Molecule: transfer RNA
Organism: Promethearchaeia archaeon
RNA sequence: GGGGGUGUAGCGUAGUGGCAGCGCAGUGGUCUCCAAAACCAAAGGUCGUAGGUUCAAAUCCUACCACCCCCA
Numbered sequence: 001g002g003g004g005g006u007g008u009a010g011c012g013u014a015g016u017g018g019c020a021g022c023g024c025a026g027u028g029g030u031c032u033c034c035a036a037a038a039c040c041a042a043a044g045g046u047c048g049u050a051g052g053u054u055c056a057a058a059u060c061c062u063a064c065c066a067c068c069c070c071c072a
Base pairs, nucleotide, nucleotide: 001071002070003069004068005067006066007065010024011023012022013021018055027041028040029039030038048064049063050062051061052060
């Protein structure tokens, strides 16, 4: 330099056009002498960035960024 893959909450991930979810972690509560476990609740997201298409985009298109793999 060329080709391909991945990017969604602190971490791991689902969602392939129609209200962004799940698990774990963290926070608060119940329980306990205390803690753990268990249970309940709430919070946490510019969906890598910027444009485009569309009534509507995490999802489709383009460029770029980061990481990984292959070729040179």